[in-house]
RNA sequence: GAGUCGGCCGGGUGGCCGCGGCACGGACCGCACGGGAUCGUGUCGAGGAAGGUCGGGACUCCGCAGAGCAGGGUGCUGGCUAACGGCCAGUCGGGGCGACCCGCAGGACAGUGCCACAGAAAGGAAACCGCCGAUGGCGGGCGUCAGUCCGCACAGGCAAGGGUGAAAUGGUGCGGUAAGAGCGCACCAGCGACGGGGGUGACCCCGCCGGCUCGGUAAACCCCACUCGGAGCAAGGCCAAGCGUGGGAGACGGGUUGCUCGCCCGGUCCCUGAGAAGGGACGCUCCCCAGGUAGGCCGCUCAGAUGGAUGGCCACCCCGGCUCCCCCGGGAGCCGGACAGAAUCCCGCCUACAGGCCGGCUC
Numbered sequence: 001g002a003g004u005c006g007g008c009c010g011g012g013u014g015g016c017c018g019c020g021g022c023a024c025g026g027a028c029c030g031c032a033c034g035g036g037a038u039c040g041u042g043u044c045g046a047g048g049a050a051g052g053u054c055g056g057g058a059c060u061c062c063g064c065a066g067a068g069c070a071g072g073g074u075g076c077u078g079g080c081u082a083a084c085g086g087c088c089a090g091u092c093g094g095g096g097c098g099a100c101c102c103g104c105a106g107g108a109c110a111g112u113g114c115c116a117c118a119g120a121a122a123g124g125a126a127a128c129c130g131c132c133g134a135u136g137g138c139g140g141g142c143g144u145c146a147g148u149c150c151g152c153a154c155a156g157g158c159a160a161g162g163g164u165g166a167a168a169u170g171g172u173g174c175g176g177u178a179a180g181a182g183c184g185c186a187c188c189a190g191c192g193a194c195g196g197g198g199g200u201g202a203c204c205c206c207g208c209c210g211g212c213u214c215g216g217u218a219a220a221c222c223c224c225a226c227u228c229g230g231a232g233c234a235a236g237g238c239c240a241a242g243c244g245u246g247g248g249a250g251a252c253g254g255g256u257u258g259c260u261c262g263c264c265c266g267g268u269c270c271c272u273g274a275g276a277a278g279g280g281a282c283g284c285u286c287c288c289c290a291g292g293u294a295g296g297c298c299g300c301u302c303a304g305a306u307g308g309a310u311g312g313c314c315a316c317c318c319c320g321g322c323u324c325c326c327c328c329g330g331g332a333g334c335c336g337g338a339c340a341g342a343a344u345c346c347c348g349c350c351u352a353c354a355g356g357c358c359g360g361c362u363c
Stems, first nucleotide, its partner, number of pairs: 001363009011317007019045008028036002047339001051350002054348005059232004071228005076090005091105001092103004106223002111221002113217003128162002130158003135155002137152006170188006189213002191210002194207005236298004246288005252266005267282006318337009
C1' cells in the first nucleotide's frame, strides 16, 4: 500500500420555547367517595435498525375421539435454544496466491417426464464426414480349376479422427485388429464391494479386489426421513347510554256521588259479524329484564400514546469538504453531518445508513 474478518459509536454541553406519562401542590366545575379540564414544580421520555412484517414463541379466541388420505414445510453432521427456515462448530463441493468467502448440500440402479439451438444421435439410442474390405455380393485378371490377385463400396463391420453441443461411453502408452474399441495389459483418475484404522457423526486415511467407467436434470413430477390445526392485540375480556324489541304498572278525560274508594265508558286502524258485540295492533308516563351499538376501561409495560408525545431555535465544541490569510503551523469564513422514528411483548433474519473508532489476520 492492497485486502479480509470481527466488534463498537452513530454527535457532545448549556440556554430558551414546546409536547406526552407519572407524582405533588394551587385555583375552577362538581361539591359524599371520586371525576373532568387547567396552571406550576419535580422526574422520566426511541433505535441499531424502533423499518420490512419474513421465520419462531409467549398470550388470546375458535376448533379437536382414533387412524388414514390429500396438502404444506424442512432436508450434510453434531450441538445450542422455549422455538425457528435462527446461531455455533465441523464435513463435503466450489472460488481466491492467501487471510478468507460462497453453497435450498437427501435420493437419478423405484418409476415417469424433460434436455432449447446445433447435431447422425440427448439414452439401455445413433452414424453426417470418416476408417475398413475380415464375411457375403458385383465386375475384372491369372490359373495346374483348388483357388488367388485387383477394383467397387451394395449388404456389412467400426466408433479411432473430424464436426455439433453446456453435456456424446475416462486419460496416456503398449499390444491387438481388415479397421477399431477396456477388446487385453501397465500406470493414473473415478465408481463400487471387502478388510483394517480414526471420528459421537457427516466423513477421512490405508490396503486389496472388480474393466464397473451405460450422460445430465429432483429451485420437474416423484421417492425417503422428520415435521405441521386455524386466526391474530382491529386477538380477546369487562362495564354500558340513546333509539328499537320484550314484560309489568300507571296516568288522563267523562259518567255514577256532597267527598273518597269502587264500578262503567274511551282516540285511530284492521279482522269476524246483518246488527249488537268481540278480538288484535298503534299511541301517553314510569319501572324492570336480556342481548347488544355508540362510548369507556382492561389487555398496554419504569417510553407507553390510543387523532397517536419524544420536537424546534440559538451559542460553543466535535467531524468532513471548499475558499482565503499569514510568521508554514495555525487562524478566519461558508457549507454539510446519514438511515430512520416505538404502538402487546420477546428471540431471530433481511433490508437502509453520512461519518468515525478499535482489534485479529493475509498478500
Bacterial RNase P class A from a soil metagenome, 363 nucleotides, folded computationally.
The RNAcentral record of the sequence draws on MGnify.
Rfam family: Bacterial RNase P class A. Gene Ontology terms of the family: ribonuclease P activity, dimeric ribonuclease P complex and tRNA processing. It is annotated as a ribozyme.
The coordinates come from a structure-prediction model, not an experiment, and the mean pLDDT is 77.